[in-house]
Molecule: RNase P RNA; transfer RNA
Organism: Yoonia sp.
């Protein structure tokens, strides 16, 4: 100077006017008031009602090892595995001899392999082939064809031998571990797919602040089921609710009408008994319907930002000194103007760096319980390390 | 604000546990038949399966991360 890779920072600034919302205050006024992603709602939590003896299936998530964290599918730093010349980047990466499935066309053969063309022998024979064994190296098909070059071998062939390469067990050594490393021994067995079921180890109990509690205000006219007893005999006791308590205890309540058929007394009329069945009544639990105002929950919390000390390679942890704060609820954080920055456009000067002057102009996007995180969106601008060429010294 | 679902031709639907040119009706186009037009009959065209990326030989199906719609007080106070 070109090219590149990585990590981080900004996200116009400052004045005046005039709004909006919260808080303090009788008022005057005074003070605070968007984001790096407040987004998607994709994970992890606190949190608060529900359930609940614990466990455990089912169903859903995670998937190399280690460590960090309140947790995580995040982060850190390793291994392994692919890419780049190199800084560096990318990786959902447990099990495929626990088991089921599936591997389309094509091809001779698709998973306890298989023989079309070609290649050898042997027989036969119209000389065009036919028949029976061999063998699996050649060509040919596929995403994948059961090692691979060379050499011996052999009727032709083959890990049949043998050397090197891969493969596959692996004693030892290093490492917390993933895993490297590798004496050594097998002629070779073991195809792929688990983001197909499924094994295995490990984690989650559901719901979500429109959770949830309180006031208020409505609750017309309705629908479904359960209950209105037990035991024992006419007085007490148990339980259950309600109330009240000096926490010992005291009190209160527990339905009513109609039909039905059987049993028992009775000469009958009628009567008692248990049971079943309607309807009211009361209380309960659900569904529908109404109401939809207002507090709390609501923001000070695994709080943030600076500095700086300590341990750690680093995530991050922990000491100490400082400082700082939306909390709204059809929903505030806006807007008009001057001045200057960045960046562009036209005109004029200049070899060019640049400069005068008019114009334009700042991007994604915006809280809604709060946090930790990913992801996905971002005009333009500065920083810091790093790599690789090419010239120059 | 939470939560849930959905996405295939111009419209309504399919496409069996992933397997090859992604079908069917209706609409449309172009011929034939008629004087013309319906109607019939024959023939065509028209898809980035919402979009990018994995996984796998091989995605419309599987995973994943975005884009759009709905449900809107008759999903929930």
């Nucleotide at each position: 100077g070109c090219g590149g890779a990585u990590g981080g920072c900004u996200g116009g600034a400052u004045g005046a006017c005039u709004g909006c919302g919260g808080c303090a205050g009788u008022a005057a006024u005074g003070u605070c008031g968007a984001g790096g992603a407040a987004a998607g709602u994709c994970c992890g939590g606190a949190c608060u009602c529900c359930a609940a003896a614990a466990a455990g299936c089912a169903c859903g998530g995670u998937g190399c090892c280690g460590g960090g964290u309140a947790a995580c599918a995040c982060c850190c730093g390793g291994c392994g595995g692919g890419g780049g010349u190199a800084a560096c980047c990318c990786u959902a990466g447990g099990g495929a001899u626990a088991g089921c499935g599936c591997c389309a066309c094509a091809g001779a053969g698709a998973a306890c392999a298989g023989a079309c063309u070609a290649c050898c022998c042997g027989g036969g024979u119209c000389c065009g082939c036919c028949c029976g064994g061999g063998a699996a190296a050649a060509g040919g098909u596929g995403a994948a064809a059961c090692g691979g070059u060379g050499g011996g071998g052999u009727a032709a062939g083959a890990g049949c031998c043998c050397a090197c390469c891969g493969c596959g067990c692996g004693a030892g050594c290093g490492g917390c571990a993933a895993c490297g490393u590798a004496a050594g021994c097998g002629g070779c067995a073991c195809g792929g797919c688990a983001a197909g079921c499924c094994c295995c180890a490990c984690c989650g109990g559901g719901a979500g602040c429109a959770a949830u509690g309180c006031c208020a205000a409505a609750u017309a006219g309705g629908g479904a089921c359960c209950a209105c007893g037990u035991g024992c005999g006419g007085c007490a006791a148990u339980g259950a609710u309600c109330c009240u308590u000096u926490c010992g205890g005291g009190g209160a309540u527990a339905u009513c009408g109609g039909g039905c058929g059987c049993a028992g007394g009775g000469a009958g009329g009628c009567u008692u008994g248990a049971g079943c069945c309607c309807g009211a009544g009361u209380g309960g639990u659900c569904c529908g319907g109404g109401u939809u105002g207002g507090c709390a929950g609501c923001u000070a919390g695994a709080g943030g930002g600076c500095g700086u000390c300590u341990g750690g390679c680093a995530a991050c942890a922990g000491g100490c000194g400082u400082u700082u704060a939306a909390g709204a609820u059809g929903a505030a954080u806006g807007g008009u103007c001057a001045u200057c920055c960045a960046u562009c456009u036209g005109u004029g000067g200049g070899c060019a760096a640049c400069u005068a002057c008019a114009g334009a102009g700042g991007a994604c996007a915006a809280a809604a319980u709060c946090c930790g995180g990913c992801u996905u969106a971002u005009a333009g601008g500065c920083c810091a390390u790093c790599c690789g060429c090419g010239c120059a010294u | 604000g939470g939560u849930c679902c959905c996405g295939u031709a111009g419209c309504u639907c399919a496409a069996c546990u992933g397997g090859a040119u992604a079908g069917a009706g209706c609409a449309c186009c172009u011929g034939a038949c008629u004087u013309c037009u319906a109607a019939u009959c024959a023939g065509g065209g028209g898809g980035u399966u919402g979009g990018g990326g994995g996984u796998u030989c091989g995605a419309g199906u599987c995973c994943u991360c975005c884009c759009g719609g709905g449900a809107u007080c008759g999903c929930c106070a």